About this RNA: Glycine riboswitch aptamer, 82 nucleotides, folded computationally. Model confidence (mean pLDDT): 76 of 100.

RNA sequence: ACGAUGGGCCCGGGAGAGGCCGCGCACGCGGCGCCGAAGGGGAACUGCAGAAACUCUCAGGCAGAAGGAUCGGACCCGGACG
Numbered sequence: 001a002c003g004a005u006g007g008g009c010c011c012g013g014g015a016g017a018g019g020c021c022g023c024g025c026a027c028g029c030g031g032c033g034c035c036g037a038a039g040g041g042g043a044a045c046u047g048c049a050g051a052a053a054c055u056c057u058c059a060g061g062c063a064g065a066a067g068g069a070u071c072g073g074a075c076c077c078g079g080a081c082g
Stems, first nucleotide, its partner, number of pairs: 006077003010073004018032001020031004033062003039058001040056003
């Protein structure tokens, strides 16, 4: 079972913070400042397990694009309570 939780793929939405300084002209390297929504650590004490939109800022990011937690929808997988 008129198919839960979950997973995959596609479409749409999706915040914050530098178009700073130096070198350079390779959107690269270094410095300072900053953000919190990929991921990661803490939270975590306890015999084990253990979450977040909280916290750290390692990674990532601070024009646009891309990415983006997450939200909505279509399709597919799967088959839990009863």